[in-house]
A computed fold for a 74-nucleotide RNA from a Deltaproteobacteria bacterium, annotated as transfer RNA. It matches the Rfam family "tRNA". Rfam links the family to the GO term triplet codon-amino acid adaptor activity. The source organism's lineage runs through Bacteria, Pseudomonadati, Myxococcota and Myxococcia.
RNA sequence: UCGGGGAUCGUCUAACGGCAGGACGGAGGAUUCUGGUUCCUCUAAUCUAGGUUCGAAUCCUAGUCCCCGAGCCA
Numbered sequence: 001u002c003g004g005g006g007a008u009c010g011u012c013u014a015a016c017g018g019c020a021g022g023a024c025g026g027a028g029g030a031u032u033c034u035g036g037u038u039c040c041u042c043u044a045a046u047c048u049a050g051g052u053u054c055g056a057a058u059c060c061u062a063g064u065c066c067c068c069g070a071g072c073c074a
Stems, first nucleotide, its partner, number of pairs: 001070007010024004018054001025043006047063005
């Protein structure tokens, strides 16, 4: 440099173009003599900028970063 894949709560992972959800974690509470377990509530995210659309995490363009493969120079 070229080709391919990927980027969503702190982590992991969903979402025929139609309210961004779940698990773990964290906080609070219930239970318990205390802790753990269990249960309830809360917490917090779509990489960036444009475009298409009534409506974009999803489609298109450009960029950033990560992974895989190939190549060039030294």